[in-house]
């Protein structure tokens, strides 16, 4: 340089060809116990990396830009 993946909660990643966003581990509160952990329950936590087009409607499709990573030179 040229082609290619990725980017979603504090971590790791789902999310089946467009219809009001998830676990899991974290964490806060409870439950249990003499006390801690561990079990269980219940809860908070996201303008899907920006920006702009499509479209009624976009995490999803198209363009740009940014960051990461691979491969070729």
């Nucleotide at each position: 340089g040229u082609u290619u993946u990725c980017u979603u909660a504090g971590c790791u990643c789902a999310g089946c060809u467009g219809g009001u966003a998830g676990a899991g581990c974290g964490u806060a509160g409870g439950u249990c116990u003499c006390a801690u952990a561990a079990u269980c329950c219940u809860g908070a936590g996201g303008u899907c990396g920006u920006g702009a087009g499509u479209u009624c409607g976009a995490u999803c499709c198209u363009c740009a830009c940014a960051g990461a990573g691979a491969a070729c030179a």